This is a predicted structure of a 106-nucleotide RNA (c-di-GMP-I-GGC riboswitch aptamer) from a bacterium.
RNA sequence: GAUGAAAAGGGCAAAUUCGUAGAAAUGCGAAGACGCAAAGCCAUGGACCUAAGCAAUUAGUAGAUCAACCUCGGUCAACUAAUGUAUGGUAGCCAGGUUGCCGUCC
Numbered sequence: 001g002a003u004g005a006a007a008a009g010g011g012c013a014a015a016u017u018c019g020u021a022g023a024a025a026u027g028c029g030a031a032g033a034c035g036c037a038a039a040g041c042c043a044u045g046g047a048c049c050u051a052a053g054c055a056a057u058u059a060g061u062a063g064a065u066c067a068a069c070c071u072c073g074g075u076c077a078a079c080u081a082a083u084g085u086a087u088g089g090u091a092g093c094c095a096g097g098u099u100g101c102c103g104u105c106c
Base pairs, nucleotide, nucleotide: 001105002104003103004102011036012035016031017030018029019028020027021026034092040098041097042096044095045094046093047090048089049088053085054084056083057082058081059080060079061078063076064075065074066073
């Protein structure tokens, strides 16, 4: 430097359940093992997940106000739903960066 066939000592822990933080995605702790040779670490690029906040539109609900007067309406703000968006996430989606155990080959 390349590599993971066999081996040794080990390591990590998907789904799921409980607890906990969070609006959610998801994280963390415990139990649990589908898998993993970087399934160690880092959100830089892509991809994916979420949408609290923010923005606008539409619809609905119950109002305020103006106009009108018994038929239609204008304006305003609130709540709910749908649609958009990352500044929130995923390193066990891919690439990149970085560190490292054992064996084999050069």